A computed fold for a 400-nucleotide RNA from a Longimicrobiales bacterium, annotated as Bacterial RNase P class A.
């Protein structure tokens, strides 16, 4: 240099002029409750304010006491107010590096598969107390071919011993791969009933043995997950529990539209109760409502609409010492830092920064860039989006 990746830090200062939200302070109104599109000043979004996925604080409602039923968590051990959060550690798997002892980095919903049931596509001969496609053997039977007559038979010959010659569930020796044996080996899958050697065998096989793995039990270290020794079983129990389940802790629900508090108007009520408003501005008068269907005046309750409060001092924020490996506690300083309610936080210019291209009389002059996103009661997480830039890592390229 470009790309991807992880992390960080989040459109930087200055000034005008208009807007707009709110605190204070003045002005102006005003039926004294307040009101104003009036002035001045001050303050005014974020690292994720999102998603709303956990966990809490507050807030109502519910709630003897235990069960079950629903939901959750799930190696250990600290942290926290809690936590499906964080931190350290074991175990496993993956890389990488190694003086082969370990070691670094990444990750894992990481309790039980020996109560019980179900599942395991597709491929494959066989997926669970399996299985035989190719292959291997074919000791054992079987069949075929070939030798032998030592054995057992049977023809012939001979007085007999024997000789000949033939069969055989007989003896050798080849050969078929029928029957059977096998599970080593190749094949299928994530996963084929431990794993390499060697010995055995017809040919294999934990069949026998050694090393390795694995259960069981004992022993030492560790707070513990869990590791190291020994005995000791040929290995019996394949794999899901993010299948139903078992087991062990945990666990009402509801959200600020949660709730509070004042209270116009109109409708109820209860009491008095016969005049009460208009117009008119000395009266006179007019007019319109009412006195069984009660005007009006107080009073009462709920409670609309409005308004306030909930709402900015909090598990608060910087700095800084101390424990602590570490989250994380603490003590001591300083700080107070939006507070709308359909929702304010804006919008233009001007200077200067920042990074990038090109030019350059090396003073600089011109072009470009900047994202994701916006509070709605707070508050801890995680997760997710993310530009300039800056850091580390990985990969391509180019060039010394």
């Nucleotide at each position: 240099u470009g790309c991807g990746u992880a992390c960080g830090a989040g459109u930087g200062a200055g000034g005008a002029u208009c807007g707009u939200c709110g605190g204070c302070g003045g002005g102006c109104c005003u039926u004294c409750g307040g009101g104003c599109g009036c002035c001045g000043u001050c303050g005014g979004a974020g690292g994720a304010a999102a998603g709303u996925c956990c966990g809490a604080g507050c807030u109502c409602c519910a709630c003897a006491g235990g069960g079950c039923a629903g939901g959750g968590u799930g190696c250990c051990g600290g942290g926290u107010a809690a936590c499906c959060c964080c931190c350290g550690g074991g175990c496993g798997c993956c890389g990488g590096c190694u003086u082969c002892g370990g070691c670094c980095g990444g990750u894992g919903a990481c309790g039980g598969a020996a109560a019980g049931u179900g599942c395991c596509g597709c491929a494959g001969a066989g997926a669970g107390c399996a299985g035989a496609c190719c292959g291997c053997c074919g000791a054992u039977g079987g069949c075929c071919c070939g030798g032998g007559c030592a054995c057992c038979g049977c023809g012939g010959u001979g007085a007999a011993a024997g000789c000949c010659g033939u069969g055989g569930u007989c003896c050798c020796g080849g050969g078929c791969a029928c029957a059977g044996g096998c599970a080593a080996g190749g094949g299928u899958g994530a996963a084929a009933g431990g794993g390499u050697g060697c010995g055995g065998u017809a040919a294999g096989a934990g069949c026998g043995c050694a090393c390795c793995g694995g259960g069981u039990c004992c022993c030492u270290g560790g707070u513990g997950a869990c590791a190291g020794g020994g005995a000791u079983c040929g290995c019996a129990u394949g794999g899901c529990a993010a299948a139903c389940c078992c087991c062990a802790c945990c666990u009402g629900g509801u959200g600020c539209a949660a709730g509070g508090c004042c209270a116009a108007g109109c409708a109820g009520g209860a009491a008095c109760g016969a005049g009460g408003g208009g117009u008119a501005g000395c009266c006179c008068g007019c007019c319109c409502c009412g006195u069984u269907c009660g005007a009006g005046u107080u009073c009462c309750g709920g409670g609309u609409a409005g308004g306030c409060c909930g709402c900015a001092c909090g598990a608060g924020g910087c700095g800084u010492g101390c424990a602590g490996u570490a989250a994380u506690g603490u003590g001591c300083g300083c700080c107070c830092u939006a507070g709308a309610g359909a929702a304010a936080u804006g919008a233009u210019c001007c200077u200067c920064a920042c990074c990038c291209g090109c030019c350059u009389u090396c003073g600089g002059g011109c072009g470009g860039g900047g994202a994701c996103a916006g509070a709605a009661c707070u508050c801890g997480g995680c997760u997710u989006a993310u530009u300039c830039c800056g850091u580390g890592c990985g990969c391509a390229c180019u060039g010394a």
Notes: The RNAcentral record of the sequence draws on ENA. A source record names the gene rnpB. Model confidence (mean pLDDT): 78 of 100. Its Rfam family is "Bacterial RNase P class A". Gene Ontology terms of the family: dimeric ribonuclease P complex, tRNA processing and ribonuclease P activity. The source organism's lineage runs through Bacteria, Pseudomonadati, Gemmatimonadota, Longimicrobiia and Longimicrobiales.